[in-house]
RNA sequence: AGAGUUUGAUCCUGGCUCAGAACGAACGUUCGCGGCGCGCUUAACACAUGCAAGUCGAACGAGAAAGCACCUUCGGGUGUGAGUAAAGUGGCGCACGGGUGAGUAACACGUGGGUAAUCUACCCAAUGGUGGGGGACAACACCUUGAAAAGGGUGCUAAUACCGCAUAAGUCGGCUUCGGUCGGGAAAGGUGCUUCGGUAUCGCCAUUGGAUGAGCUCGCGUCCCAUCAGCUAGUUGGUAAGGUAAUGGCUUACCAAGGCAUCGACGGGUAGCUGGUCUGAGAGGAUGAUCAGCCACACUGGAACUGAGACACGGUCCAGACUCCUACGGGAGGCAGCAGUGGGGAAUAUUGCGCAAUGGGCGAAAGCCUGACGCAGCGACGCCGCGUGGGUGAUGAAGGUUUUCGGAUCGUAAAGCCCUGUGGGAGAGGAAAGAACAACCUGCGGUAACGCGUAGGCCUGACGGUACCUCUCCAGAAAGCACCGGCUAACUCCGUGCCAGCAGCCGCGGUAAUACGGAGGGUGCGAACGUUGUUCGGAAUUACUGGGCGUAAAGCGCGCGUAGGCGGCAUGGCAAGUCAGAUGUGAAAGCCCUCGGCUUAACCGGAGAAGUGCAUUUGAAACUGCCAAGCUAGAGUACGGGAGAGGGUUGUAGAAUUCCUGGUGUAGAGGUGAAAUUCGUAGAUAUCAGGAGGAAUACCAGUGGCGAAGGCGGCAACCUGGACCGAUACUGACGCUGAGGUGCGAAAGCGUGGGGAGCAAACAGGAUUAGAUACCCUGGUAGUCCACGCCGUAAACGAUGUCAACUAGCCGUUGGGGGAAUUUGUCCCUUAGUGGCGCAGCUAACGCGAUAAGUUGACCGCCUGGGGAUUACGGUCGCAAGAUUAAAACUCAAAGGAAUUGACGGGGGCCCGCACAAGCGGUGGAGCAUGUGGUUUAAUUCGAUGCAACGCGAAGAACCUUACCAGCCCUUGACAUCCUCGGAACUUACUAGAGAUAGUUUGGUGCCUUCGGGAACCGAGUGACAGGUGCUGCAUGGCUGUCGUCAGCUCGUGUCGUGAGAUGUUGGGUUAAGUCCCGUAACGAGCGCAACCCCUAUCCUUAGUUGCCAGCACGUAAUGGUGGGAACUCUAGGGAGACUGCCGGUGACAAACCGGAGGAAGGUGGGGAUGACGUCAAGUCAUCAUGGCCCUUAUGGGCUGGGCUACACACGUGCUACAAUGGCCGGUACAGAGGGUUGCCAACCCGCGAGGGGGAGCUAAUCCCAGAAAGCCGGUCGUAGUCCGGAUUGGAGUCUGCAACUCGACUCCAUGAAGUCGGAAUCGCUAGUAAUCGCGGAUCAGAAUGCCGCGGUGAAUACGUUCCCGGGCCUUGUACACACCGCCCGUCACACCAUGGGAGUGGGUUGCACCAGAAGUAGUUAGCCUAACCUUCGGGAGGGCGAUUACCACGGUGUGAUUCAUGACUGGGGUGAAGUCGUAACAAGGUA
Repeated sequence: AGAGUUUGAUCCUGGCUCAGAACGAACGUUCGCGGCGCGCUUAACACAUGCAAGUCGAACGAGAAAGCACCUUCGGGUGUGAGUAAAGUGGCGCACGGGUGAGUAACACGUGGGUAAUCUACCCAAUGGUGGGGGACAACACCUUGAAAAGGGUGCUAAUACCGCAUAAGUCGGCUUCGGUCGGGAAAGGUGCUUCGGUAUCGCCAUUGGAUGAGCUCGCGUCCCAUCAGCUAGUUGGUAAGGUAAUGGCUUACCAAGGCAUCGACGGGUAGCUGGUCUGAGAGGAUGAUCAGCCACACUGGAACUGAGACACGGUCCAGACUCCUACGGGAGGCAGCAGUGGGGAAUAUUGCGCAAUGGGCGAAAGCCUGACGCAGCGACGCCGCGUGGGUGAUGAAGGUUUUCGGAUCGUAAAGCCCUGUGGGAGAGGAAAGAACAACCUGCGGUAACGCGUAGGCCUGACGGUACCUCUCCAGAAAGCACCGGCUAACUCCGUGCCAGCAGCCGCGGUAAUACGGAGGGUGCGAACGUUGUUCGGAAUUACUGGGCGUAAAGCGCGCGUAGGCGGCAUGGCAAGUCAGAUGUGAAAGCCCUCGGCUUAACCGGAGAAGUGCAUUUGAAACUGCCAAGCUAGAGUACGGGAGAGGGUUGUAGAAUUCCUGGUGUAGAGGUGAAAUUCGUAGAUAUCAGGAGGAAUACCAGUGGCGAAGGCGGCAACCUGGACCGAUACUGACGCUGAGGUGCGAAAGCGUGGGGAGCAAACAGGAUUAGAUACCCUGGUAGUCCACGCCGUAAACGAUGUCAACUAGCCGUUGGGGGAAUUUGUCCCUUAGUGGCGCAGCUAACGCGAUAAGUUGACCGCCUGGGGAUUACGGUCGCAAGAUUAAAACUCAAAGGAAUUGACGGGGGCCCGCACAAGCGGUGGAGCAUGUGGUUUAAUUCGAUGCAACGCGAAGAACCUUACCAGCCCUUGACAUCCUCGGAACUUACUAGAGAUAGUUUGGUGCCUUCGGGAACCGAGUGACAGGUGCUGCAUGGCUGUCGUCAGCUCGUGUCGUGAGAUGUUGGGUUAAGUCCCGUAACGAGCGCAACCCCUAUCCUUAGUUGCCAGCACGUAAUGGUGGGAACUCUAGGGAGACUGCCGGUGACAAACCGGAGGAAGGUGGGGAUGACGUCAAGUCAUCAUGGCCCUUAUGGGCUGGGCUACACACGUGCUACAAUGGCCGGUACAGAGGGUUGCCAACCCGCGAGGGGGAGCUAAUCCCAGAAAGCCGGUCGUAGUCCGGAUUGGAGUCUGCAACUCGACUCCAUGAAGUCGGAAUCGCUAGUAAUCGCGGAUCAGAAUGCCGCGGUGAAUACGUUCCCGGGCCUUGUACACACCGCCCGUCACACCAUGGGAGUGGGUUGCACCAGAAGUAGUUAGCCUAACCUUCGGGAGGGCGAUUACCACGGUGUGAUUCAUGACUGGGGUGAAGUCGUAACAAGGUA
């Protein structure tokens, strides 16, 4: 310090997630030791048991018992125990210490002040006192009530208990002439010593001061909600009185009507506050365990008493709930003290030891008490430290894992050898510190003496024989956890097969998973490691430091203006802000620095710094502020001008539409893509004249004008607002912004009343359509118009708040002013608007750019992921419609902006192609052939499936092929390599069997040799292995199809851009072509195009056999048959030729195109081969090869038979036809290219024929296949299911073959089906092409209508590119990128989830009104009782009980508010697998 995640990729915005640190933690796995800390975060839930606050005999009275000893009359007594225990009176303490955080949003807390408005026991200092009396009550005794707890009565008694009296320096109160005076009010004694006089000490009383602690009060700070906006009657203030320690409405009476609040009152929710703690660079954010300060509370609520202090945790009273005891009459209790129990919970310890230390209470002290505290126990809960060994050791052991089978790795790791002993166990020995006081003893000092001071001695340890140290033995007991796809360090095998599972985010898993589970290996940390939860960080993701608002979320629709914020120039003053110094405070602990102590560290101790704050005080005066008095540049006023659809009211004008009346006139009009509804013979439309009425104002008209915005358009008048320009004068900061507030505010809509021509929601009809509640058409009502009143919203947009200042230019235009010219035209300067470019700068980019989105200032508004949600609830407004304000649950990992490259568009432009058009011939109808689907079957093997599967793999299934089915067999196998044994190999015949096979049998003994044997072959055996047309073409290679023979696809360097990318490759021409030329931030290059290759068309040359024969010769019935020839044809080698080369025109002086000449051929002459980067997970595991998986007496191998040939049907591709351009018969002519020895097969003979016989020739320019056919000549048929057509069937044959039944081809005779040119639709072809005619070949024993070739005959048409299909380039839009076969919306149906409404129902909290009224306090008191004092002895004062009044808790009633839960039913929302219906949006998305 960042990283992952939106996209095909990019930049930005923006959320989500991760890496870090932390914790009173919990859970999982694991666990050796020690030190120091920490340990109910939940039920302030309920608690058994024990302990946690007592002490003082030196305040007081009284005072046992057991035991022991003695005596005894044996009943007991005495002494001791012992003035002890226990209890009582009295004093002090119990208000501290300890716990908890429920309540509390408050002077509760923090910080700094005030208290002249106060108190303070014990303590310290000081002053002055401490005299003299009295009466009781406990204990105790007796009686008595009660189960108990508790009492009651009578009687006795002491005090430092209680009460008078005396005294009063000071104190308090009144008065005051400030000199005083008057009045009120105290006390307690104990102990030591004593010369009995006192003295000392501890106490007591009064007062002053201090210290400590506390009370009250003030400034400032202190959470969320405004969907809480108004609250308040003791309320605010005053006067008087009461009350308190004390101020005060604290309380009461009276008077006044105030007080608080947008700087957030009141209300609701939540919460103890702080020092600190965690995090963070900091600022901040979160938090408030342990430790420390403050507060509050003590079962819940209320109340007071006592006291210095409480409204009191272990006190009292009352009420309530709960628990316990009970004799049922009554009683008792309060762990949020320490342990502990139950419960709750994910979760938190021992019913331990000790007062040795520290501290506290009481005491003169000893001492007692102390669950405060000190220790120990439990818990890896945290932090810190140590260990689990060290060295050596390569046969790189065994074993595991993996493997390309070679190895690699665990790995010096282990074993083995040599050491050490931290720690641990066992044993033995030593051994601290924490301890110093007090008391006591001694000495010294001091005192009359004691007390006192000082020094020494003595004594005291829970932890604990603990820490620590020493010795002996033993490497012996002591390593795990998580992770290994990216982020993020670390990889392989097996299993699994969208299953099981993982997951923090992105995402893994559908048969080769580094992501699941296991293993090996590795990485990280280590007595721990992970997970979960929470907080901060990263997050500049609430932005003070430190963000934004044109399009990403975000500028209020626009003005005016209140509060507030901010504010021009200069002078003087003040000193609030500001700055500087000083003082006080900011507790301790903590953090930080430093020094020190535990072996180190954690931990602890000392010292310092810091604590950014607050307060007081002294100073400064620049800036802000305030005061005073000025200025004119901001702002405004006056004067003079001109511009303008600025606003309001009234009037008026013409054109047009419609309607009405009348005329002319006749059959249509209207409307549309086409129609129809509609109007019209009752006279429409058209046309003329007249009239009515309403609304709107053509041209002018303009990125022109005006207005704050909405908005404003004929003309005229009246009323009226604002802006601008010019020059002077005046005011003198009067300004800017603006939360609330208030006004204006398009259209639609609402109310009342008018008006209503046109237009036109709704509605009706007609069309369109699968439907059409739409788009189109015909009608048509609200409405649109006016007046008045509401509504208050718009993509109210420049998606850009208002104001001010500054910052290059250029070009238009509107209004005003000035100047130059001679004026019309024109030019220059200036000012206010309004536009277009553009520099700098800004911006994510697009873009903005003096009219800023630049650089700054002032103020306001608004934003913080998407959806839910322009929503719900609540409030406000409204007649309503609705508006405004405005959430949450839940859900997703994105949603979004700009730009890029593609793809796509029922976008555009340019161009091409048998793409359309123009033609010719077909298919689709028939029969048959063939392939496919489907069906059937034991099997009908498998594959190919839009174009680009379907006469395809298959260039040929009767067996074989063959992979399928049935049956019968084999198991190292039909085939390969290795080992062992035997045997030559091989072969004849017979038997069984369907055959494979099995048995018997005949002949046969080979080759090489170093004589050991070896090689080949056969048989048997063993195991390694063979074998598989089994699966996966979505694991692959190779090959192929397709877009497409389309003209494209890229790269290097440079340049531009933040980047993806762009440029080049775009543009102007041209081409079949990214072909070429020109231009050009590009310059070059590569793969494609073209050319080079083959065939073909012309010529030349060379060579002539098997080919040829012009001329010469011979010969034949005839034939290149023969001699010969080398001319021609031809064969097959080599060359020539064609290049826009020439001419003319067009073009840009180019490329190129058009025309022409010549030429066999002319603009790539024709044809072929040749297929860029890539696309389709295209096809093929069944050609072959191959990873993985699977089978192994079978999914392998052999054999026989069957099947692949099935047949209701559907489709593709073909053949033959339907006939006369034809069929049949007869005659007759002309090819090319091929094939042939397992072959082609001549002549000749036989058969109607298929064919048979025969055998010549030919390994082929020689022989054969081999008669080409259409054609031509002649004849016949005459439009018919025919002399067309040939299917089907019967019969008879031929050939091939082991074998034609399933299931071959052909021949002959007979039979003679459908079919008379084919619906919708659809295919091929642009010239030697289509069409038509035959011939050959591959495969092959046989079996083509298929396929591959060959030649013969030989057309028609193309205006043209609008349309259909496909393609190329440029451009545009896009919400597509699996790329339009895309994306995507809504209803409905189903499931689940959260939520709103809901007749209500049940809780909580709370307001108001009323009832009620315990205990207590205060007041009153006539009833009852009454020791101290007074008394005139009667009584009184005072007190108590009781009663009553006021206040008041619980409780109750009524009525509201609010919140939570629940509720039949209901509303929308979200999420879900491949549901239903449509197709709204994205392209002009097919109606923008």